[in-house]
Notes:
Transfer RNA from a Bacteroidota bacterium, 76 nucleotides, folded computationally. It matches the Rfam family "tRNA". It is annotated as a transfer RNA. The prediction has a mean pLDDT of 81. The organism belongs to Bacteroidota, within Bacteria.
RNA sequence: UGCCCUGUAGCUCAAUUGGCAGAGCGCCAGUUUCUGGAUCUGGAGGUUCAAGGUUCGAUUCCUUGCGGGGCAACCA
Numbered sequence: 001u002g003c004c005c006u007g008u009a010g011c012u013c014a015a016u017u018g019g020c021a022g023a024g025c026g027c028c029a030g031u032u033u034c035u036g037g038a039u040c041u042g043g044a045g046g047u048u049c050a051a052g053g054u055u056c057g058a059u060u061c062c063u064u065g066c067g068g069g070g071c072a073a074c075c076a
Stems, first nucleotide, its partner, number of pairs: 001072007010025004019056001027043004049065005
């Protein structure tokens, strides 16, 4: 420098070829227990990386930028 993949809850990841943003773990409260853990129930938690474009409608499609990962090339 070029190409490819990737960015969604605190973490790991879904979202059925554009139509109500979810799960597990974690966190909080309750249940249970002498206490704690485990179990069970409930709850909180989101600018879907940023800025634009297309569309009635974008996590999803397009463009640019940024972050992360990979491959190749260049210099020494």